[in-house]
Bacterial RNase P class A from Rhodoblastus sp. 17X3, 393 nucleotides, folded computationally. It matches the Rfam family "Bacterial RNase P class A". Rfam links the family to the GO terms ribonuclease P activity, dimeric ribonuclease P complex and tRNA processing. Rfam classes the family as a ribozyme. Rfam describes the family as follows. Ribonuclease P (RNase P) is a ubiquitous endoribonuclease, found in archaea, bacteria and eukarya as well as chloroplasts and mitochondria. The coordinates come from a structure-prediction model, not an experiment, and the mean pLDDT is 77. Lineage of the source: Bacteria > Alphaproteobacteria > Hyphomicrobiales > Rhodoblastaceae > Rhodoblastus.
């Protein structure tokens, strides 16, 4: 200088004039301060918190997550390793455990897609019209075409994949048939907290892929969700009416009964309810149809946070620990803006340059309980740090 790859910043400013919301002063006129985001978004994880569910200890179903070490309140999220794949490289991507527990699938094409198999070729042997060539000339022998019969899976075709690869050697052709090397299976030694890597030996040279197909296996998991909740206030009413259907035993009270016996309320045991076992707790009238009173208010919750900034320390890094300063929205139909002028930045003419002149007033995009995160979107600027190329020195 060009071309790439990771990170980070920033996305306006200044003055006027009007105007809005919160807090806090007032002499009530008013004043003085703050005031939408890196993603506020999607509502996809994870939790504070609030209220519930019967708890406790197991267990199904159901859902998540899956190499290994680590941070974290946690996480499907980070950050550092390993293994695989992609690139010349910086670097980037992987729903990464198990296929000898089972099940299941691999279309279509090709002979054949799980314990296989010969389409097209190869290569021996028989047979055989014909033609063509050589010889020791009336016979032998080779090639070509054709059919059969055996061998064969190296070459070629299909295909995502074809039963290890690559080279040598052997074979009638061939094949791990034999050999090196590489890959696969055991076992071992060394390094590593592990995932692993490494080295060297032994072997059959053969048992593919798919699990973001069911399935094994290991950890982990209550539900709703600020429209939570809590409190004030508010109702002739902690409503009436009707019909259906509704457990057993014991006791005890009450009403009908001459007895047998009916019903009615209470108490307690069983049984049933709260997903299942066990422990302990809880709760026991349901169902329909009609009639009707309140409730659309207002406070809280609502902002001191797993907060944010500087700094040092520790760690390779996430990130921890200390020390210092600060307080930075809180509406409730929803506030944080409208105007004008000016610079910035960028865009477009004209200029060799300076620099003139004109356009523009700028991306994505608005808190609503609050934080840690993924995921999307985003005009322009700006910086840093590494990779490859070129050219000077």
């Nucleotide at each position: 200088c060009c071309a790439g790859u990771c990170g980070g910043c920033u996305g306006g400013a200044u003055g006027g004039c009007c105007g809005c919301u919160g807090u806090c002063c007032u002499u009530c006129g008013g004043g003085a301060u703050a005031g939408a985001g890196g993603a506020a978004a999607g509502u996809c994880c994870g939790g504070g918190c609030u209220c519930c569910a019967c708890g406790g200890a197991g267990a199904a179903a159901c859902g998540g997550c899956g190499c290994c070490g680590g941070a974290u309140a946690a996480c499907g999220u980070c950050c550092g390793g390993c293994g695989g794949g992609g690139g010349c490289g910086a670097c980037c991507c992987c729903a990464g455990g198990g296929a000898a527990a089972g099940c299941g699938c691999c279309a279509c094409a090709g002979a054949a897609a799980g314990u296989a198999a010969a389409c097209c070729g190869c290569c021996u042997c028989c047979g055989c019209c014909a033609a063509g060539g050589g010889a020791a000339u009336u016979u032998c022998u080779c090639u070509u075409c054709c059919g059969g019969a055996g061998g064969u899976a190296a070459g070629g075709g299909u295909g995502a994949a074809a039963g290890g690869g690559u080279g040598c050697g052997g074979u009638a052709a061939g094949a791990g048939c034999g050999c090196a090397c590489c890959g696969c299976g055991c076992g071992g030694g060394c390094g590593g907290c592990a995932a692993c890597g490494u080295c060297a030996g032994c072997g059959g040279c053969a048992u593919g892929g798919c699990a973001a197909g069911c399935c094994c296996c290991g950890c982990c998991g209550g539900g709703a969700g600020c429209a939570a909740a809590a409190c004030c206030g508010a109702a002739u009413a902690g409503g009436g009416a009707c019909g259906a259907c509704a457990g057993g035993g014991c006791g005890a009270g009450g009403u009908c009964c001459a007895c047998c016996g009916a019903u009615c309320u209470u108490g307690u045991c069983c049984a049933c309810c709260c997903u299942c076992u066990c422990c302990g707790g809880g709760g026991c009238g349901u169902c329909g149809u009609c009639c009707g009173g309140g409730u659309u208010g207002g406070u809280u919750g609502c902002a001191c946070g797993a907060g944010a900034c500087g700094g040092c320390c520790g760690g390779c890094a996430a990130c921890g620990g200390c020390c210092g300063u600060c307080c930075c929205a809180g509406a409730u139909g929803a506030a944080u803006g409208g105007c004008c002028a000016u610079c910035g930045c960028g865009c477009g003419c004209c200029g060799c340059a300076a620099g003139g002149c004109g356009c523009c007033a700028u991306a994505c995009a608005g808190a609503a309980c609050c934080c840690g995160g993924c995921u999307u979107a985003c005009a322009g600027g700006c910086c840093g740090a590494c990779u490859g190329g070129c050219u000077c020195u």